[in-house]
RNA sequence: GCCGACGUAGCUCAAAGGAUAGAGCAAGCGCGUCCUAAGCGUUAGGUUGGGGGUUCGAGUCCCUCCGUCGGCG
Numbered sequence: 001g002c003c004g005a006c007g008u009a010g011c012u013c014a015a016a017g018g019a020u021a022g023a024g025c026a027a028g029c030g031c032g033u034c035c036u037a038a039g040c041g042u043u044a045g046g047u048u049g050g051g052g053g054u055u056c057g058a059g060u061c062c063c064u065c066c067g068u069c070g071g072c073g
Base pairs, nucleotide, nucleotide: 001072002071003070004069005068006067007066010025011024012023013022018056027043028042029041030040031039049065050064051063052062053061
């Protein structure tokens, strides 16, 4: 330099173009216990990597840039 995949919560991941973007773990709070732990309940946490475009509507489709990983040279 060329090709491809990926980028969503602190972490691991969901989400045929149509609900208010969800789950598990982690975290806070509560129940529990003599105290802890397990277990149970509950709460918070997101510019969906940046910018632009298509569309009535974009996490999803298109363009571009950035980053990570892989392949080729």

This is a predicted structure of a 73-nucleotide RNA (transfer RNA) from Thermogemmatispora sp. Its Rfam family is "tRNA". Rfam links the family to the GO term triplet codon-amino acid adaptor activity. The sequence is in RNAcentral, with records from ENA.